[in-house]
């Protein structure tokens, strides 16, 4: 020089992992579950060192390691915080059935209390209120308005006479005016400008005058019809009101009649009923803790095995070539 084994230094590595709690985050002291042949010792919750190069600090120890270790992947295997599901179960909720405990209602007995009650209890009569039929009154309403004779007036017709306007006699129609009788049928008012009627100033008209005509205002009197009054009327109606009979009678009211009671409440009984609600059995479905059982999954942690993995080491003995 270069291989072997050994030693020492130097450098790596390891002497534990998780999860909560603090924090701005990263470790510790604390707490909690877990493992390993595998540390000591100081200080640390009014906090102890740090900054993503955060994965403890300060001081001492052991122990691996050049193809080993720490690390990264895989595998089987042991344990496991902690979470899921299933069954059980106290217990809540609600249906169903059953009886009847509370409650309801109705009743016998006791107590007991306050009232009513001789100005009459309880009970009977009678009568009203209540309903039916018949008859009476009142009110309100619809409806209706006899007939006949005389006169008068009108309306038109014929005869007859006057010098006009007219006179004069008869018959026919009408009549809503007036008289008188009759009838159950009556009375007031208003009501036509023109085509209702009478008087009918003034004007006109005829006429010698006298006097006479039509007729306008205007008035009186009617019609249809319109108001009101009475009357009549088996027309009608009314939350008036009587009368007589017949029903009904709970409850009031009114009058008699007899003469001590009835009736009510709270407590308790006794008897009977109802079952809605509370509440009792009994069953059924539903929800449902703590613990418990069974099951599953599982961060993470530890062994073992296989593959990869170094900051390029340095001195010395020894022995072989």
């Nucleotide at each position: 020089c270069g291989g072997u084994g050994g030693u020492g230094a130097g450098g790596g590595a390891u002497c534990g992992g998780g999860g909560a709690g603090c924090c701005a985050g990263c470790c510790g002291u604390u707490c909690c579950c877990u493992g390993u042949a595998a540390c000591c010792c100081g200080a640390a919750a009014u906090c102890g060192g740090c900054u993503a190069u955060a994965c403890g600090c300060g001081g001492g120890g052991a122990u691996c390691c050049g193809u080993u270790a720490a690390c990264c992947a895989u595998a089987u295997u042991g344990g496991a915080a902690g979470g899921g599901a299933u069954c059980c179960u106290a217990g809540g909720a609600u249906g169903u059935c059953g009886a009847a405990u509370g409650c309801c209602u109705a009743u016998u007995c006791c107590a007991c209390c306050g009232a009513c009650g001789a100005a009459g209890a309880c009970c009977c009569c009678c009568u009203g209120c209540c309903c039916c039929a018949c008859u009476g009154g009142g009110c309100u309403u619809g409806c209706g308005g006899c007939g006949a004779g005389g006169u008068g007036g009108c309306g038109c017709c014929u005869c007859u006479u006057g010098a006009a306007g007219g006179g004069g006699a008869g018959a026919c129609g009408u009549u809503a005016g007036c008289c008188u009788c009759c009838u159950u049928a009556u009375c007031a008012u208003c009501g036509a400008a023109c085509c209702c009627g009478g008087c009918g100033a003034g004007g006109c008209u005829c006429g010698g005058a006298a006097g006479a005509g039509a007729g306008c205002a205007g008035u009186c009197g009617u019609a249809a019809g319109g108001u009101g009054u009475a009357c009549g009327u088996g027309g009608a109606g009314c939350g008036c009101u009587g009368g007589u009979g017949g029903g009904a009678u709970c409850c009031c009211a009114g009058g008699g009649g007899u003469g001590a009671g009835g009736a009510g409440g709270u407590g308790g009984u006794u008897u009977a009923g109802a079952a809605a609600c509370a509440g009792c059995g009994a069953u059924g479905u539903u929800c449902c803790a703590a613990a418990g059982a069974u099951u599953c999954c599982a961060a993470c942690c530890g062994c073992u095995g296989u593959g990869g993995g170094a900051u390029g080491u340095c001195a010395c003995c020894a022995c072989c070539g």